[in-house]
This is a predicted structure of a 74-nucleotide RNA (transfer RNA) from Polyangiaceae bacterium LLY-WYZ-15_(1-7). Rfam family: tRNA. Rfam describes the family as follows. Transfer RNA (tRNA) molecules are approximately 80 nucleotides in length. It is annotated as a transfer RNA.
């Protein structure tokens, strides 16, 4: 320098291909259960989806570009 992949909750990852409600598990908070804790049951908080721009009535999703990381090639 070229190509490919990844970037979404505190952590690990779905969803994206096919645009229209942002989710799961673990963790965290509250309540019940217990003498208390754990387990179990119930409820809840937490993310404008890596940045900027474009297309569109509408973008996490499509397009361009940049950044970070990983892999391959020169």
């Nucleotide at each position: 320098c070229c190509g490919u992949g990844u970037g979404u909750a505190g952590c690990u990852c779905a969803g994206g291909c096919u645009g229209g409600g942002g989710g799961a598990g673990c963790g965290c908070c509250c309540c019940g259960u217990u003498c208390g804790g754990g387990u179990c049951g119930g409820g809840g908080a937490g993310g404008c989806c890596g940045g900027c721009g474009g297309u569109u009535c509408g973008a996490a999703u499509c397009c361009g570009u940049c950044c970070a990381c990983a892999c391959g090639g020169a």